This is a predicted structure of a 348-nucleotide part of an RNA (small-subunit ribosomal RNA, central domain) from a metagenome. The full RNA is in RNAcentral, with records from SILVA.

[in-house]
Context: one part of a larger RNA
RNA sequence: CUGGGCGUAAAGCGCACGUAGGCGGAUCAGUCAGUCAGAGGUGAAAUCCCAGGGCUCAACCCUGGAACUGCCUUUGAUACUGCUGGUCUUGAGAUCGAGAGGGGUGAGUGGAAUUCCGAGUGUAGAGGUGAAAUUCGUAGAUAUUCGGAGGAACACCAGUGGCGAAGGCGGCUCACUGGCUCGAUACUGACGCUGAGGUGCGAAAGCGUGGGGAGCAAACAGGAUUAGAUACCCUGGUAGUCCACGCCGUAAACUAUGAGAGCUAGUCGUCGGGCGGCAUGCUGUUCGGUGACGCAGUUAACGCAUUAAGCUCUCCGCCUGGGGAGUACGGUCGCAAGAUUAAAACUC
Numbered sequence: 001c002u003g004g005g006c007g008u009a010a011a012g013c014g015c016a017c018g019u020a021g022g023c024g025g026a027u028c029a030g031u032c033a034g035u036c037a038g039a040g041g042u043g044a045a046a047u048c049c050c051a052g053g054g055c056u057c058a059a060c061c062c063u064g065g066a067a068c069u070g071c072c073u074u075u076g077a078u079a080c081u082g083c084u085g086g087u088c089u090u091g092a093g094a095u096c097g098a099g100a101g102g103g104g105u106g107a108g109u110g111g112a113a114u115u116c117c118g119a120g121u122g123u124a125g126a127g128g129u130g131a132a133a134u135u136c137g138u139a140g141a142u143a144u145u146c147g148g149a150g151g152a153a154c155a156c157c158a159g160u161g162g163c164g165a166a167g168g169c170g171g172c173u174c175a176c177u178g179g180c181u182c183g184a185u186a187c188u189g190a191c192g193c194u195g196a197g198g199u200g201c202g203a204a205a206g207c208g209u210g211g212g213g214a215g216c217a218a219a220c221a222g223g224a225u226u227a228g229a230u231a232c233c234c235u236g237g238u239a240g241u242c243c244a245c246g247c248c249g250u251a252a253a254c255u256a257u258g259a260g261a262g263c264u265a266g267u268c269g270u271c272g273g274g275c276g277g278c279a280u281g282c283u284g285u286u287c288g289g290u291g292a293c294g295c296a297g298u299u300a301a302c303g304c305a306u307u308a309a310g311c312u313c314u315c316c317g318c319c320u321g322g323g324g325a326g327u328a329c330g331g332u333c334g335c336a337a338g339a340u341u342a343a344a345a346c347u348c
Stems, first nucleotide, its partner, number of pairs: 004319003007302002012316001014201004021194003025088007033081002035077008049065006091191001092188002094185006103177007110154001115149007125136002162169002206247006215241002220236004258315006266293013297304002321348003330341004
C1' cells in the first nucleotide's frame, strides 16, 4: 500500500460555516468523452513462462512458441456515468397563518440571605470540633430589633422538562435579534450533501490594562491530628471568582458514538403543534423533539436496537503492538503560561 477497523480493546477533529475537491432526484432528446465489442499497427533483444535440444547432471547455453496484461489508429454498440439542450416536483428553498422556548445582546428593576457600618435592648460568654485550640468578646461580643452601605447569586416553580451547532443558558420587565416546530400554498425548479486547506465560535483555569470586591477561596499564617502531617478538620486569609476591553484555545469539550439520506416489529411515558370523536376531559390519529423497555438484526461480550452500535449509499476525520512520547528538534501561533504539528535511537 492493500485489507480491516474507530461506544468500552489503538482510533470521530470540541463545534459550526464554508473554498477547492468528491458525490448527487425524476424524465425526454442529442452527443459518444468514459465504458464495451471487432479489426489493424506497435509493444527491440535479453529476462520470465511452456515445449524440445547441447555441455556426463545441474547451474549455464541454443531453438521454437506463448506472453509482454500497454499504447495508437479505425469501425461499431449506447444500458450506465459524463457533457449539451428541454421538461418535472418528491430533495432543497420560498410565501402566508399560527405556536413553544433558561437561544443571544443591551438597559432597567425586585425580594430573600451573607458580611460590614450606625443606633436600641441586653449580659458573659460566643465560635468551632470526634474532642479541642487558634479566633472574637466587659473598649459590651454572641442573641435580638430598626436604619443604612455594598457585592454576588437568583430558593420555591424545577421536571431522564425546554432552548442552543457545540461550549452552554434559569428572579422580573423592556428594546433589539438568531434558530426551530406545526398548518396551508396556485411560488422557484435540484438551487442539494459532505468538506482537505481556511474562517469563526469555544467551560474552567491562566495572562494584559482599568474598575470592583459581600461571600467563597489556591498560595500563605496559625490551631489541631499524627511517629511525622509541607494533607484531610478548625480559625484567619491574598490572588482569583464579578464588570469592560483584549489575549489564551484547552477539558472525562462524553452519547467516550462525525455529518447527511433512505429502509427495517412494537409497547409505555413526556414536551410543542395539527386534525377528528364525543360523554368537555377523556379518547383516537398525525408531524416534530425527548426518555424507558423491547423484536428482527447486530456485537468479543457488555450492550445497541426507527434518537442503531441493524441493512445500504455519499463525503470528511482518525487508527495500525507496549514503553520511549503526545516527548525532543524544527516550523507556526502566543505577552507569558503554553498550544499545535510531530519523530528517532534504545528497549520489551